[in-house]
């Protein structure tokens, strides 16, 4: 010299969660990559139950990423400036 967590404020999104501003808990890669592996996160959607119903819409419980985290952990790519 870089970034910038939690909080706010705003957009987007079904949610996780992301984008801009604020703001800094930390970081010596907290620069990228989520189609290399693992781990975590949420479930519009699909499945299955259970209530209820004429039915069908709807609620509720669980299971699934195709969705998300690179500031979970290996792994991979890239790297500024100065003095020793």
């Nucleotide at each position: 010299g870089g970034c910038a967590a939690a909080c706010c404020u705003u957009c987007g999104g079904a949610a996780a969660c992301g984008g801009a501003g604020g703001g800094a808990c930390g970081c010596a890669a907290a620069g990228c990559c989520a189609c290399a592996g693992g781990g975590c996160c949420u479930u519009c959607c699909u499945u299955c139950u259970c209530a209820g119903c004429a039915a069908g819409a709807u609620c509720g419980a669980a299971a699934g990423a195709u969705g998300g985290c690179a500031g979970c952990c290996u792994g991979g790519c890239c790297g500024c400036c100065g003095a020793a």